RNA sequence: AGCGAGAUAGAGCAGUGGUUAGCUCGUCGGGCUCAUAACUCGAAGGUCGUAGGUUCGAAUCCUACUCUCGCAA
Numbered sequence: 001a002g003c004g005a006g007a008u009a010g011a012g013c014a015g016u017g018g019u020u021a022g023c024u025c026g027u028c029g030g031g032c033u034c035a036u037a038a039c040u041c042g043a044a045g046g047u048c049g050u051a052g053g054u055u056c057g058a059a060u061c062c063u064a065c066u067c068u069c070g071c072a073a
Base pairs, nucleotide, nucleotide: 002071003070004069005068006067007066010025011024012023013022018056027043028042029041030040031039049065050064051063052062053061
């Protein structure tokens, strides 16, 4: 060089063409408590790996590239 899988919030993941991209944990703030934990309510945090293409519309389909893991040699 070849084949396959993957890249989505700080971490782990869902979302296979159409409502504002969600879930758990974490972080921050409020409530509760003498206090902490637990519990509970809320908030912030995402150019969906990069660049093009298709489409009225792309995280999702196509192409190239980058990176990670695996297979074979």